[in-house]
């Protein structure tokens, strides 16, 4: 230098191919349960790496950038 893949709450991940309310686990937190703690039950906060384009509508499609992994020279 070229190519492929990856980036989603604090964490691990699904969803992307084929556009239509962003889901699950753990964690955090409020209430209930308990003599207290733990467990359990019911709620809550928190996320699409950045910019642009296409579209009625983009996590999803296209382009660029950033970061990471691998391969080729």
């Nucleotide at each position: 230098g070229c190519g492929u893949c990856c980036a989603u709450g604090a964490u691990g991940u699904a969803g992307c191919c084929c556009g239509g309310u962003a889901g699950c686990c753990u964690g955090c937190u409020g209430c209930c349960u308990u003599g207290c703690c733990a467990u359990g039950g019911c709620g809550g906060a928190a996320g699409c790496g950045g910019g642009g384009g296409u579209u009625c509508a983009a996590a999803u499609c296209c382009c660029c950038c950033u970061g990471g992994a691998c391969g080729c020279u």
A computed fold for a 73-nucleotide RNA from Telmatocola sphagniphila, annotated as transfer RNA. The RNAcentral record of the sequence draws on ENA and Rfam. Model confidence (mean pLDDT): 85 of 100. Rfam family: tRNA. Rfam describes the family as follows. Transfer RNA (tRNA) molecules are approximately 80 nucleotides in length. The family's RNA type in Rfam is transfer RNA. The organism belongs to Telmatocola, within Bacteria.